[in-house]
Predicted 3D model of a 64-nucleotide RNA (Fluoride riboswitch aptamer (crcB RNA motif)) from a Thermoanaerobaculales bacterium. Its mean pLDDT, the model's own confidence on a scale to 100, is 80. It matches the Rfam family "Fluoride riboswitch aptamer (crcB RNA motif)". The family has 289 seed sequences and 2,293 matches in Rfam 15.1.
RNA sequence: GCUCCGGCAGGGGAUGGAGUCCCCCUUCAACCGCCCGUCACGGGCUGAUGACUCCUGGCGGACC
Numbered sequence: 001g002c003u004c005c006g007g008c009a010g011g012g013g014a015u016g017g018a019g020u021c022c023c024c025c026u027u028c029a030a031c032c033g034c035c036c037g038u039c040a041c042g043g044g045c046u047g048a049u050g051a052c053u054c055c056u057g058g059c060g061g062a063c064c
Stems, first nucleotide, its partner, number of pairs: 009026005016055006033045005
């Protein structure tokens, strides 16, 4: 110096925050949604969650 394993810790899981749990990654990392197409890129679609609960925001409907 390189590779592998382990520990601690940190980070990540398509739009914000918090708690709990789950999974992934160890820095050339995890992660960066889906559909159609003439595949240049154009057009269309769902969701603030990885999952559950709550808050905030957004959309739709009903009532006052």